[in-house]
RNA sequence: GUCCGGAAAUAGCAAACCAUGCCAAAGCGUGGGACGCAAAGGAACGGAUUCUCGUUGAGUCGACCAUAGGUCGGUAUCAACAGGAUGGCCGCCCUGUCGUG
Numbered sequence: 001g002u003c004c005g006g007a008a009a010u011a012g013c014a015a016a017c018c019a020u021g022c023c024a025a026a027g028c029g030u031g032g033g034a035c036g037c038a039a040a041g042g043a044a045c046g047g048a049u050u051c052u053c054g055u056u057g058a059g060u061c062g063a064c065c066a067u068a069g070g071u072c073g074g075u076a077u078c079a080a081c082a083g084g085a086u087g088g089c090c091g092c093c094c095u096g097u098c099g100u101g
Base pairs, nucleotide, nucleotide: 003101004099005098006097012037013036017032018031019030020029021028022027035088041094042093045091046090047089048086049085050084051083052082054081055080056079057078058077059075060074061073062072063071064070065069
């Protein structure tokens, strides 16, 4: 230095949940709290999952014109776009501790 691992030892982080704040939501911050974690340290490049204050189209309901269809409004749904989130989903990148090996 690299691989592998966490035996020993020194440390570290902190799931769910609760309180509180931000937020349209997902989710995030702080405090408490520990399910767990050898990177559960950092970073949204690629995937995956997830959210919709938005946009478009379809479906559907109502009203009007009217009988070919069109316009307006609502919406439990579906799809696409756009934007957001997740690093404790995975890959990849950067950095770090110990050495029974």